[in-house]
Molecule: transfer RNA
Organism: Acetobacteraceae bacterium
RNA sequence: GGGCGUAUAGCUCAGCGGGAGAGCGCCUCCCUGACACGGAGGAGGUCCGUGGUUCAAUCCCACGUGCGCCCACCA
Numbered sequence: 001g002g003g004c005g006u007a008u009a010g011c012u013c014a015g016c017g018g019g020a021g022a023g024c025g026c027c028u029c030c031c032u033g034a035c036a037c038g039g040a041g042g043a044g045g046u047c048c049g050u051g052g053u054u055c056a057a058u059c060c061c062a063c064g065u066g067c068g069c070c071c072a073c074c075a
């Protein structure tokens, strides 16, 4: 330098055009002598950024940025 993949909750990841979800974690309550387990409820996200397409974008397209992989080049 070229190519490919990836970016969504604190963490690991689904979702792939029409009002953002799960597991774990966190908070409250119940349970217990207490803790754990279990039960009920809840908080938490400008869906990496900027543009574009569309009536409508987390989703499609372009560019940028971070991360990962492959190839090439150089001394």
Stems, first nucleotide, its partner, number of pairs: 001071007010024004018055001026042005048064005